[in-house]
RNA sequence: GGGUCGAUAGCUCAGCCGGUUAGAGCCGCGGAUUUUUAAUCCGAAGGUCCAGGGUUCGAAUCCCUGUCGACCCA
Numbered sequence: 001g002g003g004u005c006g007a008u009a010g011c012u013c014a015g016c017c018g019g020u021u022a023g024a025g026c027c028g029c030g031g032a033u034u035u036u037u038a039a040u041c042c043g044a045a046g047g048u049c050c051a052g053g054g055u056u057c058g059a060a061u062c063c064c065u066g067u068c069g070a071c072c073c074a
Base pairs, nucleotide, nucleotide: 001073002072003071004070005069006068007067010026011025012024013023019057029043030042031041032040050066051065052064053063054062
């Protein structure tokens, strides 16, 4: 230098053949249970979906550019 894949909640990930409200588990927080802790159960909160542009009535999803990471080729 060229190519492929990835970036979504504090962490690990799903969704990515465009359409309702963007979800799960874990951590943390509140509550129940318990003499207390642990375990178990319940609940709430937490996201400008990597950034910027484009297409579209509508974009996490499609297109372009950039940044970062992994791998392959040279």

The prediction has a mean pLDDT of 81. Transfer RNA from a Polyangiaceae bacterium, 74 nucleotides, folded computationally. The same sequence occurs in records of 2 taxa. The RNAcentral record of the sequence draws on ENA. Rfam family: tRNA. It is annotated as a transfer RNA. About the family: Transfer RNA (tRNA) molecules are approximately 80 nucleotides in length.